The prediction has a mean pLDDT of 83. A computed fold for a 353-nucleotide part of an RNA from an uncultured bacterium, annotated as small-subunit ribosomal RNA, central domain.

Context: one part of a larger RNA
RNA sequence: CUGGGCGUAAAGCGCGCGUAGGCGGCCUGGGAAGUCUCGGGUGAAAUCUCCCGGCUCAACCGGGAGCGGCCCUGGGAUACUCCCAGGCUCGAGGGGGGUAGAGGAAGGUGGAAUUCCCCGGUGUAGUGGUGGAAUACGUAGAGAUCGGGAGGAACACCAGUGGCGAAGGCGGCCUUCUGGGCCCUUUCCUGACGCUGAGGCGCGAAAGCGUGGGGGAGCAAACCGGAUUAGAUACCCGGGUAGUCCACGCCCUAAACUUUGGCCACUAGGUGUGGGGGGUAUCGACCCCCCCCGUGCCACAGCAAACGCCAUAAGUGGCCCGCCUGGGGACUACGGCCGCAAGGCUAAAACUC
Numbered sequence: 001c002u003g004g005g006c007g008u009a010a011a012g013c014g015c016g017c018g019u020a021g022g023c024g025g026c027c028u029g030g031g032a033a034g035u036c037u038c039g040g041g042u043g044a045a046a047u048c049u050c051c052c053g054g055c056u057c058a059a060c061c062g063g064g065a066g067c068g069g070c071c072c073u074g075g076g077a078u079a080c081u082c083c084c085a086g087g088c089u090c091g092a093g094g095g096g097g098g099u100a101g102a103g104g105a106a107g108g109u110g111g112a113a114u115u116c117c118c119c120g121g122u123g124u125a126g127u128g129g130u131g132g133a134a135u136a137c138g139u140a141g142a143g144a145u146c147g148g149g150a151g152g153a154a155c156a157c158c159a160g161u162g163g164c165g166a167a168g169g170c171g172g173c174c175u176u177c178u179g180g181g182c183c184c185u186u187u188c189c190u191g192a193c194g195c196u197g198a199g200g201c202g203c204g205a206a207a208g209c210g211u212g213g214g215g216g217a218g219c220a221a222a223c224c225g226g227a228u229u230a231g232a233u234a235c236c237c238g239g240g241u242a243g244u245c246c247a248c249g250c251c252c253u254a255a256a257c258u259u260u261g262g263c264c265a266c267u268a269g270g271u272g273u274g275g276g277g278g279g280u281a282u283c284g285a286c287c288c289c290c291c292c293c294g295u296g297c298c299a300c301a302g303c304a305a306a307c308g309c310c311a312u313a314a315g316u317g318g319c320c321c322g323c324c325u326g327g328g329g330a331c332u333a334c335g336g337c338c339g340c341a342a343g344g345c346u347a348a349a350a351c352u353c
Stems, first nucleotide, its partner, number of pairs: 003325004007307002012321001014203004021196003025088007033081002035077007048066007091193001092190003095186003098182001103178007110155001115150001117149006126137002163170002208250004213246002218244002223239004261320006269298011302309002326353003335346004
């Protein structure tokens, strides 16, 4: 000496459930596999170290001694790891009571707005659009305005630096079904039942795909026009189809980002905010103090290349998984697996700097 790393330099799997495996709380007893110790065996020669000797020296050669991992065997030790047995309750889970929430699914329902279409009334020459215009719409009566009807999609204010969810994500209102977490209390029950998780399985925005599918108001790839321009396959304007919506089945990607894997423990404070509880106070709701869980900001020590992070760590430690190893070639080729396809996952090399 026996790697170093992963917020931004290469590097955390998009997220969860969980198999094998790895790791594992307190006490007692037993065993003695790991571990430690002693004895014996083995440890060829050469090589290596020390000593002596031979070639005039050395290299080289001869002799002697030593070291020597692993392994085998016998005896012993039992702190730790392990195995067996018994026990415990603080880890984990459960029961009773309390509580907030856009958590999920289905059904129903409401108002504003847009539009169009439809109908009707008033009314006349413009409307629309832009930097300015034009295309476009309008005397077959538009735009404006009033009343009625239809249809689809999204839910202003509340709204938050807020809440919920594992992530993706979730927002009008009502009903039904349903998942999870949190706090407090009862100290009641189980008695280490735990953590992580290669494979595996499931979930997974948008776009996209399938169905002699449904629906289609607004928006809008493609596309068609009008402008701009040297050109304008754009930005701006007028139209406009897939799509966006629903059902069912696929696809499985993302700046799926906190660019920060999960779990546990520990390490000054300050200040907001959401949920719960306790205390104080009061007629009561508030106010005030404390505790737990979540979510923000600031900041000490510490860490960091710096930026910054700082109890929601990027600090101090432990366990498990994933991943990185110069740039390009290359989120590629080939092969394999998956997919209806689009393509996805896995993933090189030559060559070159």